Model confidence (mean pLDDT): 76 of 100. Bacterial RNase P class A from a Gammaproteobacteria bacterium, 362 nucleotides, folded computationally. Its Rfam family is "Bacterial RNase P class A". Gene Ontology terms of the family: tRNA processing, dimeric ribonuclease P complex and ribonuclease P activity. The family's RNA type in Rfam is ribozyme. About the family: Ribonuclease P (RNase P) is a ubiquitous endoribonuclease, found in archaea, bacteria and eukarya as well as chloroplasts and mitochondria. Lineage of the source: Bacteria > Pseudomonadati > Pseudomonadota > Gammaproteobacteria.
[in-house]
RNA sequence: GGAGUCGGCCGGACAGUCGCUUUCCCUGUCGCCUCAAGCGGCAGGAGGAGGAGGAAAGUCCGGGCUCCAUAGGGCGGGAUGCCAGGUAACGCCUGGGCGGCGUGAGCCGACGGCCAGUGCAACAGAAAAUAUACCGCCUGCCGCCGUGAGGUGGCGGGUAAGGGUGAAAUGGUGCGGUAAGAGCGCACCGCGCUGGUGGUAACACCAGUGGCAGUGUAAACCCCAUCCGGAGCAAGACCAAAUAGGGGAACAUUGGUGCGGCCCGCACUGUUCCCGGGUAGGUCGCUUGAGGCGCGCGGUAACGCGUGUCCCAGAUGAAUGACUGUCCACGACAGAACCCGGCUUACAGGCCGGCUCCCACC
Numbered sequence: 001g002g003a004g005u006c007g008g009c010c011g012g013a014c015a016g017u018c019g020c021u022u023u024c025c026c027u028g029u030c031g032c033c034u035c036a037a038g039c040g041g042c043a044g045g046a047g048g049a050g051g052a053g054g055a056a057a058g059u060c061c062g063g064g065c066u067c068c069a070u071a072g073g074g075c076g077g078g079a080u081g082c083c084a085g086g087u088a089a090c091g092c093c094u095g096g097g098c099g100g101c102g103u104g105a106g107c108c109g110a111c112g113g114c115c116a117g118u119g120c121a122a123c124a125g126a127a128a129a130u131a132u133a134c135c136g137c138c139u140g141c142c143g144c145c146g147u148g149a150g151g152u153g154g155c156g157g158g159u160a161a162g163g164g165u166g167a168a169a170u171g172g173u174g175c176g177g178u179a180a181g182a183g184c185g186c187a188c189c190g191c192g193c194u195g196g197u198g199g200u201a202a203c204a205c206c207a208g209u210g211g212c213a214g215u216g217u218a219a220a221c222c223c224c225a226u227c228c229g230g231a232g233c234a235a236g237a238c239c240a241a242a243u244a245g246g247g248g249a250a251c252a253u254u255g256g257u258g259c260g261g262c263c264c265g266c267a268c269u270g271u272u273c274c275c276g277g278g279u280a281g282g283u284c285g286c287u288u289g290a291g292g293c294g295c296g297c298g299g300u301a302a303c304g305c306g307u308g309u310c311c312c313a314g315a316u317g318a319a320u321g322a323c324u325g326u327c328c329a330c331g332a333c334a335g336a337a338c339c340c341g342g343c344u345u346a347c348a349g350g351c352c353g354g355c356u357c358c359c360a361c362c
Stems, first nucleotide, its partner, number of pairs: 001358010012327007020051005025045008053333001057344002060342005065232004077228005082096005097111001098109004112223002117221002119217003134163002136159010171189006190212001191210008236284004246275006255269005291310008328331001
């Protein structure tokens, strides 16, 4: 200098003018109260302070909170799946193991079990799961040819070494062996079992032993282990008009209506007052929280503990904007709605740090 990899951070800046929203303050007015003080409502103010994000997003996981349900357990259903740790919890994070990719820094992995059972394996291929003989190789008998060695045809046997098919063909390489072959025998590698050593563990290594256990597929059913009650802030709580309806008391007591005509009887119907439910509307929930930042300590780390300091949107037709000027690298994705921890997805441009590889020079 070039290429790459991992982690962290920023997300136009400044000034002015006019608005919007929350809150504080001030002024005026009204109500409660005898007045004052205080409290509350409304209006105004040229006043003070705060006012979107790293993802506010997707709503995919996990929790807090609220209501409902609930003795305990099971069935069913769902999720997760190497080991250890972190956490309120997780399907998240950290560290480690194993496998794969990369020269490397590093990255990726639903990474338990198909000798519990069942299913599936297209096409090609002889054969796809109590294996199998298409070509080839070896060989027995018979016929023919040849003096002979041998060649050739038919019928049969052996063979998984070689060819060919496939994603996958009953361990791999080599030597011996054999008619040709074959774990048939041996060495090494792989695999199973047993033991030992190291490690909390996953696992690794070593030694012995078995000729090899008979394919793949569980994001196929399934089995095993662990976890999970349901619904969600339109949760839920409180205050409370008008109209209609419900309950009670007092008064009116005569009438009206219905039970197809009449009598009795029953039910409904009037006025005033009170009560509770509940709608509109309003208030709370609502933002001080598993909170941010600094420092110290423990831990490889995730994280934890201690201490100091700070308060940082809270709307409900729903605010966070518009214009002007100056500057630059000319500005991306995108807008809170109960809150928090994650994951995933989108993103113009820029900054900082660790590490790796290549080239050149000293």